[in-house]
A computed fold for a 131-nucleotide RNA from a soil metagenome, annotated as c-di-AMP riboswitch aptamer (ydaO/yuaA leader). Its mean pLDDT, the model's own confidence on a scale to 100, is 80. The sequence is in RNAcentral, with records from MGnify.
RNA sequence: UGCCGGACCCCAGGGCGGGGACGGGGGAACCAACUCCGGACGCCGCAAGCGUCCUCGGGGUGAAGCGCAGCACCACCGCGCCGGGCAGCCCAGCCCGAACCCGACAGCUCACCUCGCAGGCGUCAGGGAGA
Repeated sequence: UGCCGGACCCCAGGGCGGGGACGGGGGAACCAACUCCGGACGCCGCAAGCGUCCUCGGGGUGAAGCGCAGCACCACCGCGCCGGGCAGCCCAGCCCGAACCCGACAGCUCACCUCGCAGGCGUCAGGGAGA
């Protein structure tokens, strides 16, 4: 001086902060749906219930998904569709399509409750050190 991202601003600050902005989750009626649901251990011998733990069920943040083929399956790889980024928009070009969380459970959703406010990267200039 720029980029991805919600992750930025103000106040206070010899302790664990407080506000605003932005972002996320839960949560009625109506609508939608109505297909039940997993495993281990303990409380107690069974059931029910409760507690703890687990996750190829289910769900959440995110652009980070879908289909086909190879493969017994997953992974991996190829192709196609689709999604995201590159200081406004278009074209072109170049990249990305991860990771994590909840813990059997959650549709939407007024009031209401609650959480985050990180992390990573590039260019130029100056200084220092090393090879």